The RNA shown here (small-subunit ribosomal RNA) has 1431 nucleotides and comes from a metagenome.

RNA sequence: AGAGUUUGAUCAUGGCUCAGGGUUAACGCUGGCGGUGCGCCUAACACAUGCAAGUCGAGCGUGAAACUUAGUUUUACUAAGGAUUAGAGCGGCGAACGGGUGAGUAACACGUUGGUAUCUGCCCUCAACUCAGGGAUAACCCGCUGAAAAGCGGACUAAUACCGGAUAGUCCCCUUCGGGGGUAAAGCUCCGGCGGUUGAGGAGGAGCCUGCGUCUUAUCAGUUUGUUGGUGGGGUAACGGCCUACCAAGACGAUGACGAGUAGCUGGUCUGAGAGGAUGGUCAGCCACAGUGGGACUGAGACACGGCCCACACUCCUACGGGAGGCAGCAGUGUGAAUUUUCCGCAAUGGGCGAAAGCCUGACGGAGCGACACCGCGUGAAGGAUGACGCUUUUCGGAGUGUAAACUUCUUUUCUGAUGGACCACGUUCUGAGUUCACAUCAGGAAUAAGCCCCGGCUAACUACGUGCCAGCAGCCGCGGUAAUACGUAGGGGGCAAGCGUUACUCGGAAUUAUUGGGCGUAAAGCGUUUGUAGGCGGUAUGUUAAGUCGGAUAUUAAAUUUCAGAGCUCAACUCUGGAGCUGUAUCCGAAACUAUCAUACUAGAGGGUUGCAGAGGUAAGUAGAAUUCCCGGUGUAGGGGUAAAAUCCGUUGAUAUCGGGAGGAAUACCAAAAGCGAAGGCAACUUACUGGAGUAGCCCUGACGCUGAGAAACGAAAGCGUGGGUAGCGAACAGGAUUAGAUACCCUGGUAGUCCACGCCGUAAACUAUGGAUACUAGGUAUUGGAGGAAUCGAUCCUUCCAGUGCCGUAGCUAACGCGUUAAGUAUCCCGCCUGGGGAGUACGAUCGCAAGAUUAAAACUCAAAUGAAUAGACGGGGACCCACACAAGCGGUGGAGCAUGUUGUUUAAUUCGAUAAUACCCGAGAAACCUCACCAAGGUUUGACAUCCCGGGAAUUUCCCUGAAAGGGGAAAGUGCCUUUUGGAAUCCGGUGACAGGUGCUGCAUGGUUGUCGUCAGCUCGUGCCUUGAGGUGUUCGGUUAAGUCCGUGAACGAGCGCAAUCCUUAUCCUGAUUUAUAUAUUUAUCAGGAGACUGCCCUCGUAAGAGGGAGGAAGGUGAGGACGACGUCAAAUCAGCAUGGCCCUUAUGCCUUGGGCUACUAACAUGCUACAAUGGGGUAUACAAUGAGCAGCUAACCCGUAAGGGGGAGCCAAUCUCAUCAAAGUAUUUCUCAGUUCGGAUUGAGGUCUGCAACUCGACCUCAUGAAGCUGGAAUCGCUAGUAAUCGCGAAUCAGCAUGUCGCGGUGAAUAUGUUCCUGGGUCUUGUACUCACCGCCCGUCACGUCAUGGAAGCUAAGAACGCCCGAAAUCUUCUGUAUUGAGGCCUAAGGUGGAAUUAGUGACUGGGACGAAGUCGUAACAAGGUA
Repeated sequence: AGAGUUUGAUCAUGGCUCAGGGUUAACGCUGGCGGUGCGCCUAACACAUGCAAGUCGAGCGUGAAACUUAGUUUUACUAAGGAUUAGAGCGGCGAACGGGUGAGUAACACGUUGGUAUCUGCCCUCAACUCAGGGAUAACCCGCUGAAAAGCGGACUAAUACCGGAUAGUCCCCUUCGGGGGUAAAGCUCCGGCGGUUGAGGAGGAGCCUGCGUCUUAUCAGUUUGUUGGUGGGGUAACGGCCUACCAAGACGAUGACGAGUAGCUGGUCUGAGAGGAUGGUCAGCCACAGUGGGACUGAGACACGGCCCACACUCCUACGGGAGGCAGCAGUGUGAAUUUUCCGCAAUGGGCGAAAGCCUGACGGAGCGACACCGCGUGAAGGAUGACGCUUUUCGGAGUGUAAACUUCUUUUCUGAUGGACCACGUUCUGAGUUCACAUCAGGAAUAAGCCCCGGCUAACUACGUGCCAGCAGCCGCGGUAAUACGUAGGGGGCAAGCGUUACUCGGAAUUAUUGGGCGUAAAGCGUUUGUAGGCGGUAUGUUAAGUCGGAUAUUAAAUUUCAGAGCUCAACUCUGGAGCUGUAUCCGAAACUAUCAUACUAGAGGGUUGCAGAGGUAAGUAGAAUUCCCGGUGUAGGGGUAAAAUCCGUUGAUAUCGGGAGGAAUACCAAAAGCGAAGGCAACUUACUGGAGUAGCCCUGACGCUGAGAAACGAAAGCGUGGGUAGCGAACAGGAUUAGAUACCCUGGUAGUCCACGCCGUAAACUAUGGAUACUAGGUAUUGGAGGAAUCGAUCCUUCCAGUGCCGUAGCUAACGCGUUAAGUAUCCCGCCUGGGGAGUACGAUCGCAAGAUUAAAACUCAAAUGAAUAGACGGGGACCCACACAAGCGGUGGAGCAUGUUGUUUAAUUCGAUAAUACCCGAGAAACCUCACCAAGGUUUGACAUCCCGGGAAUUUCCCUGAAAGGGGAAAGUGCCUUUUGGAAUCCGGUGACAGGUGCUGCAUGGUUGUCGUCAGCUCGUGCCUUGAGGUGUUCGGUUAAGUCCGUGAACGAGCGCAAUCCUUAUCCUGAUUUAUAUAUUUAUCAGGAGACUGCCCUCGUAAGAGGGAGGAAGGUGAGGACGACGUCAAAUCAGCAUGGCCCUUAUGCCUUGGGCUACUAACAUGCUACAAUGGGGUAUACAAUGAGCAGCUAACCCGUAAGGGGGAGCCAAUCUCAUCAAAGUAUUUCUCAGUUCGGAUUGAGGUCUGCAACUCGACCUCAUGAAGCUGGAAUCGCUAGUAAUCGCGAAUCAGCAUGUCGCGGUGAAUAUGUUCCUGGGUCUUGUACUCACCGCCCGUCACGUCAUGGAAGCUAAGAACGCCCGAAAUCUUCUGUAUUGAGGCCUAAGGUGGAAUUAGUGACUGGGACGAAGUCGUAACAAGGUA
């Protein structure tokens, strides 16, 4: 000191979260020792038991007992001692301290500063005195009542108890200042003194008063009647409405009274750089309280924690008649997440009493319990690598744990045992609870002692296995859907350590309430506007005062705490000593610049007078023309109107159109403008009346009169409301017609309120410049409105200067950016208003206003981790501009209808193996499924295996035959003995065995490599340096032209470069040269092969800066000549684990391997790609012409013969320019027939007979012959291909292949039509624009309804609490009155408590009900974001 989190990325705004510190803590796991602290935060809840305040015989009268001794009248008594005794009593002092708690209290309670109308026991100092008397009473004794507590009567007695009297003063009272009046005492003595009384003073303590400070709330705005003051009286220690009678009507309050809520205050403590914020436990000061409420008594002091009286609640005892009690003292019990022992001692410190000894002291000193906190120590140290075992991991080589362990040597803090042994005790005698202390010495033995959390980022620390959106984690972001560093476990690692984590609270970070130290154009935030009260702020000069301000001094700011220095416990925590500090307050002295006060002046601010000027400024009255509608009349006839298109509607009872006349209401074209006026809202025909304000110019006057402005007041569009008018047009609601899936809308036809006027309400708008007002300063340019000055001009006018407005551009500066920029969002000052995450919500409740609608003010619970602004790159748009493509259009031919072939889906099946499956799957993988292929199914077999390597044993290998079986396989017989050799063996091969392993077309193409499709042969995609921007990013690559092209040229903050384009490569068209086997009879020629030439906008004309374009010549070919190969960055988690390779997972007598048979060929249906047709541009017959590419030895196969044919026989030739397929073709041409029909079209289907291949044509091949002769007569919606040697049409060849081609790949023959173009459909490219999209429009997203959960508002009511008021009743006590010698009794005033009543407040609850938030992929629509399809 910061970090994470909104976005595709960026900057900003803004919230949430984390890292730090702290705690009277609690919980989880763990736990060796010591020291020092701390320890009921909850129920001021209730309490069993014990203790916590007594003491004095030197104030007084009494006065035992046990026991001892002695005596005697000896079962007993007396005396002395015990005894200055115990006990109770009178009396004195104390009990008001000490100890506890924080309920109440928002207050002179506390803190601080002052003051005095006061009191003060014990203590200190000083002065004076202490004389002489009196009468009682308790205890004890006797008697009585009661369960007890307690009480009553009689008789006796003492005092430092009580009462007169005397005396005294510096005391008190009165005073005419001469004086007068009044109140005291207690004695004891050892003779030292200790007491007592009065007065004065002191110290310490207490009372009262006072300035200042001291929480939240205005959804608490008015409060108060002893209230505010006065006079008399009373009362008090003392002032005082403290109390009372009378008089006056005051007192307090937006600087927050009154009310409500919460709370003991402070020194301090925690945190923070500080300012602040939070807090008030332990310790210390003050206050308050003692079961709840009230009251007084005694006393120096109390309205009294362990005193009294009364009331109430609760508990206990009781003989039922009555009594007793108060742990918020110390221990202890219950309650509770949680907080200790019913301990020891008065040895120390302190307190009470006492002359003292001493007694009392749960204050205190100590111990016990608790890791609750802080501090300290330890759990060993050194050496020790064949880096052991084990565990984990692995690429199987190793690596890690790890010098860690073992082992060797050493030490003993701690531990155990033993011995010794202080201080705390006082200038001095005694006295030790703690103390089995601390500490020291000796002995023993590594012995007794490590855990917790974390390891995705923030945040230090990583692997394996398990799990598979499950279980679970999580502070925030977020992990988990089969390779999880995020879950669980293990190994390893990191952090802290006798602790470690979690939870809770608090400060910090948070400049996230901003005084220090924030903001308000668009992120939250400027009141709609003005006037103006209080308040705040305020021009120039001189003087005055000294309130603010500044300086000095003094007093105080308790101690502790903090800090510095030092000291004591071995150190530290802890404690002690000294200094500083305690930022504050008060008083005194001084200064006089600034602010302020007062006084006197001034004129630059402000205002007034005078002058001419502009204006839709306001109010009222009147007037005008154009237009719409309606009414009347004329002309006139069938339509009009309306829309994208229609219809509703109007019209033959005469519309629309047109002409004339009339009525009525509303609004004022042109002028008109970036114009003008007004505070804003707003204001527009013309005239008149009344009236407000601004600006210009010079002079005169007043003399700071100013600025802002909480409350307050006034004005305030539209809509709306009330009353009364008015109503032409327009027009919510409403009706109808359309549109639509629907259409409660958009469009159309009508149409009521309303719009208009008068008066009165409402008080809100995107009331916007989303920009409060005022003043001053800070470059300019340009346009315009009003005014003034100057110059020129006959004048219109123009130029120039200034003031006041209204606009645009722009410098500096500012801003997150956009932008603002003398009309600031710049630089400064003053005043006001407002903001503090999104939603809930501008909502609820309350209050105020309003006729109502509603407005103003204005929350919380709950919920999310975002919401938002500006800008950037893309993508998209039913946005725009430009361009391209068989994209459309123009054409030609098809598909979709039929039959068949092939593929796919679906269905079926034991199996119909698998994959591809929008464009980019569907004659696709497959360029050949009868067996094989083969992965599928059934059945039969097999298990180191069909195949590879290694080891062991045996046999050469190999060939032939027999039995069984569907085959695989199983069983058996015979033949055969090879090669090398060191004679052990070896090579090759076969059989058997053993286990490592083989094997898998099993899964994952979403783990991968490689390959491929598509956008797309579209023209794009990027980089380096520079420049611009805070940044993402931009520029370059845009723009103007041009091109097939980011092709080229020009411009330009860019200059260059790369991958693409083009070229290079192959084929082909023309020519030349060379070569010539096999072509032709020869030679030209042709053909074949090889190498060259040729085309470059090179030449001419026109246009153009250029690039280039148009036309032409020549040429075989002309503007990339034609075709091919070649496919940028990337997109689709596109396709493929079944071509191959490969990670991981899975199977291992099976998911491997072998065999036979079946299946992939099924068949209601649908789709896709083709073939053949539907015929005469044709079918059939006969004759006849012209190719090219290719293939061939397990091959092509000639001649010739046979067969109707498929084919058979035959065998020449050919490893191919030679032979063969192959006479090489077909369409074509010539001729003939058919004559428009389901045909001499068409050939499916079926029957019979054959041929060929092959172990084998049944499932399931092809072909031939004869016979049979379906559908089909040109094909709906829709859709495909093609721009020239192309489409269309015709045949030929090849690969695969034993056989099988309508498919695929090639070859040639014949050979068209059309394109004037880019509006539209599809796809693509560039620029621009909008965006709430970025998984990128197949996007995003809104509302109702349905279901669940949660919190909340209303609500007939119900319940409770606290406070106040009225009335009734009224204890004790003070005061007072009466009676009385007195105790007492009776009454009065007031009051606590209680009762009762009506209102108010707050809280809880409530059938039902309202909206809100959140939930899985629900329903209905599609409102918003693009012109979001009606901005």
The prediction has a mean pLDDT of 84. Its Rfam family is "Bacterial small subunit ribosomal RNA". Gene Ontology terms of the family: structural constituent of ribosome and ribosome. RNAcentral holds the sequence, with entries from SILVA.